Molecule: Bacterial RNase P class A
Organism: uncultured Deinococcus sp.
RNA sequence: ACACGGUCGCGCCCCGCCUUAAAAGCGGGGUGAGGAAAGUCCGGGCACCGCAGGGCAAGAUGCCAGCUAACGGCUGGGCGGCGAGCGAACCGCCGUGCCUGAGAGGUCGGCACGGAGAGGCGCGAAGCCGACGGACAGUGCCACAGAAACGAGGCUGCUGGUGGUCAAUGCCGCUCUCACGGCAGGCCACCAGUCAAGGUGAAACGGUGCGGCAAGAGCGCACCAGGUGCUUUGGAAACAAAGGACGUCUGGUAAACCCCAUCUGGUGCAAGACCCGACAGUGGAGGAGGGUGGCCCGCCCGUUGAUUCCCAGGAUGGUCGCUUCAGGAGCGCGGCGACGCGCCUUCGCAGAGAGAUGACCGUGCUUCCUUCACUGGAAGACAGAACCCGGCUUACUCCCU
Numbered sequence: 001a002c003a004c005g006g007u008c009g010c011g012c013c014c015c016g017c018c019u020u021a022a023a024a025g026c027g028g029g030g031u032g033a034g035g036a037a038a039g040u041c042c043g044g045g046c047a048c049c050g051c052a053g054g055g056c057a058a059g060a061u062g063c064c065a066g067c068u069a070a071c072g073g074c075u076g077g078g079c080g081g082c083g084a085g086c087g088a089a090c091c092g093c094c095g096u097g098c099c100u101g102a103g104a105g106g107u108c109g110g111c112a113c114g115g116a117g118a119g120g121c122g123c124g125a126a127g128c129c130g131a132c133g134g135a136c137a138g139u140g141c142c143a144c145a146g147a148a149a150c151g152a153g154g155c156u157g158c159u160g161g162u163g164g165u166c167a168a169u170g171c172c173g174c175u176c177u178c179a180c181g182g183c184a185g186g187c188c189a190c191c192a193g194u195c196a197a198g199g200u201g202a203a204a205c206g207g208u209g210c211g212g213c214a215a216g217a218g219c220g221c222a223c224c225a226g227g228u229g230c231u232u233u234g235g236a237a238a239c240a241a242a243g244g245a246c247g248u249c250u251g252g253u254a255a256a257c258c259c260c261a262u263c264u265g266g267u268g269c270a271a272g273a274c275c276c277g278a279c280a281g282u283g284g285a286g287g288a289g290g291g292u293g294g295c296c297c298g299c300c301c302g303u304u305g306a307u308u309c310c311c312a313g314g315a316u317g318g319u320c321g322c323u324u325c326a327g328g329a330g331c332g333c334g335g336c337g338a339c340g341c342g343c344c345u346u347c348g349c350a351g352a353g354a355g356a357u358g359a360c361c362g363u364g365c366u367u368c369c370u371u372c373a374c375u376g377g378a379a380g381a382c383a384g385a386a387c388c389c390g391g392c393u394u395a396c397u398c399c400c401u
Base pairs, nucleotide, nucleotide: 002364003363004362005361006360007359008358010032011031012030013029014028015027016026017025034382038393039392041391042390043389044388045387046268047267048266049265053297054296055295056294058264059263060262061261062260063077064076065075066074067073078132079130080129081128082127085123086122087121090120091119093115094114095113096112097111098110099109100179101178102177103176104175105174133259134258138257139256140253141252142251155198156197157194158193159192160191161190162189163188164187165186166185169184170183171182172181173180206224207223208222209221210220211219225250226249227246228245230243231242232241233240234239272320273319274318275317281311283310284309285308289301290300291299325348327347328346329345330343331342332341333340334339365380366379367378368377369376
């Protein structure tokens, strides 16, 4: 959250007139739909239920500290992520040169130098987001691909052994031709060892380097990442920084089951209370349970017959609950803040009940269109209280950052 004025008309409250009194009527005054009234997602106030007491089950929440009547809300902080932008150390990319001899090359590879650039990577303001306890209590799941997805396992490959076969064969030295050099045999099958390198994947039982080994492996060592717990400092805490220990502790997933901590009686304004009036209950069935979610204990009622079902009769009306309180505004103090405290400061701001809050006129404002201009025209969002309050979410207009 369009504004102001006028006329008429509605609801509630107060005053007056009228009236024996009241109702109706008349006159006057005050007041009358939101920031979301929506959703019905949370939390309560309030009401009722002879247990609401204890427990199980079930459900909810989940970093720390605070605010609050309370909350799954809010405030501040921590951690993580996004983020304008910044950065050329490393990877990747481009170019040049070199890489056994001659020639050719620039497809593959290695090294060096140079270059551009934010693809990977690192830092990151304001602000925004977080369903943020635990994966070493256990269970489950991780499609496809892959040998294998945590009790992993052995694909390509590497090494050793056995057997067979080939005969100048094979491999390496950036590629090709020729040559040269070095190494050893190559290939196939089986057995054993291995998971370093490669492949698949979002992720493969940590990374880099050196040693070691038949070849490999934290197998050993150095440095590092993570994890665990320890010490010091800062902080109320979550946590942060620094240090050192553990060669070993080294997937992910809990808005999967689960474990841990904290919290929760149920039903709800169609809750419930009262009044008038009226009638007709010794009715029938039934036979042990019943008592505001489920189960157990406890307590109470019930076999002197309850709960429940059927038949019959009355009633369907009225009043309340229903708006003055976790109330709003102002000022002061405290707090980073959410908020709290105080005041002989101030206000009372809907209470309807098939349900009022409306209709018309005028002026102004804002936006748009037209016009050279004046003028003229159109539009003014989302949307209506129903017991109330604190939040969240959604819809929508304007302003500020």